[in-house]
RNA sequence: UUUUUGGAUAGAGGCGCGGCACGCAUGCGUACCGGGGGGCAAGGCCAGGCAGCCGCCCUGCGGGAGAGGGCCUGCCGCCGAAGAGCGGCCCGUCUGCCUGGUCGGGACGUUCUGGGCCGCGGGAGAACAUCCUCCGGACUGUCACAUGCUGUGGAGCGCUAUCCAGAGA
Numbered sequence: 001u002u003u004u005u006g007g008a009u010a011g012a013g014g015c016g017c018g019g020c021a022c023g024c025a026u027g028c029g030u031a032c033c034g035g036g037g038g039g040c041a042a043g044g045c046c047a048g049g050c051a052g053c054c055g056c057c058c059u060g061c062g063g064g065a066g067a068g069g070g071c072c073u074g075c076c077g078c079c080g081a082a083g084a085g086c087g088g089c090c091c092g093u094c095u096g097c098c099u100g101g102u103c104g105g106g107a108c109g110u111u112c113u114g115g116g117c118c119g120c121g122g123g124a125g126a127a128c129a130u131c132c133u134c135c136g137g138a139c140u141g142u143c144a145c146a147u148g149c150u151g152u153g154g155a156g157c158g159c160u161a162u163c164c165a166g167a168g169a
Stems, first nucleotide, its partner, number of pairs: 001169011014079001016078006023071002032063003036059005043054003046100006082113006089106004094101001114140002117137003121133004142154005
């Protein structure tokens, strides 16, 4: 000087990721409340059981939301950022309890995904919003290889820089 192994620190990707706050629309002239008219006699409150509560439906009139899910802006934390699948556990929700289920959340284990974008399908959702996702497509960062200014392939357990330690030339 160089190769390689292990470790530490810093860093890059870009419509990059997550959290919080303000605002905004959607939800919605809906649920619900008050009162009027009309109709009905069995039902409604996630499913079943028990219990409890309520008459129920339609239609005008007067009032009239919220949550979940989003978007904008700002701030904060970041670059396995983070997200998703599966598994059982815990908390909340749907009148109470039991069994099951729905939806939301939490920690754990395990697996997958470099990143965002577009399209088809699937799921969530009130939703032509939005989110998640299989598959496909081009793009982009990065590394490797080569027939080298292009092409092919890989994956973040990656890549770049510096430093430390071990081993080799």
Overview:
Predicted 3D model of a 169-nucleotide RNA (Lysine riboswitch aptamer). Its Rfam family is "Lysine riboswitch aptamer". Rfam describes the family as follows. Riboswitches are metabolite binding domains within certain messenger RNAs that serve as precision sensors for their corresponding targets. Gene Ontology term of the family: lysine biosynthetic process.